[in-house]
RNA sequence: GCCGGUGUGCCCGAGUGGCAAGGGGCCGGCCUGCAAAGCCGGAUUUCAGGGGUUCGACUCCCCUCACCGGCU
Numbered sequence: 001g002c003c004g005g006u007g008u009g010c011c012c013g014a015g016u017g018g019c020a021a022g023g024g025g026c027c028g029g030c031c032u033g034c035a036a037a038g039c040c041g042g043a044u045u046u047c048a049g050g051g052g053u054u055c056g057a058c059u060c061c062c063c064u065c066a067c068c069g070g071c072u
Stems, first nucleotide, its partner, number of pairs: 001071007010024003018055001026042005048064005
């Protein structure tokens, strides 16, 4: 330099055009002598950044950034 892949909450992670799953962690409650475990409830996501397409974008297109792999 060329090609491909990945980027989603505090962490892991699904989602392939219309409402962003689930788990962990966190907060509160129940339980307990106190905890842990368990159960119930709650808060938490400008979807890497910018632009474009579309009535509508995490999803499609372009550029940029970071990381991973291959080729030279």

Record summary:
Predicted 3D model of a 72-nucleotide RNA (transfer RNA) from an uncultured bacterium. The same sequence occurs in records of 2 taxa. Rfam family: tRNA. From the family's description: Transfer RNA (tRNA) molecules are approximately 80 nucleotides in length. Rfam classes the family as a transfer RNA.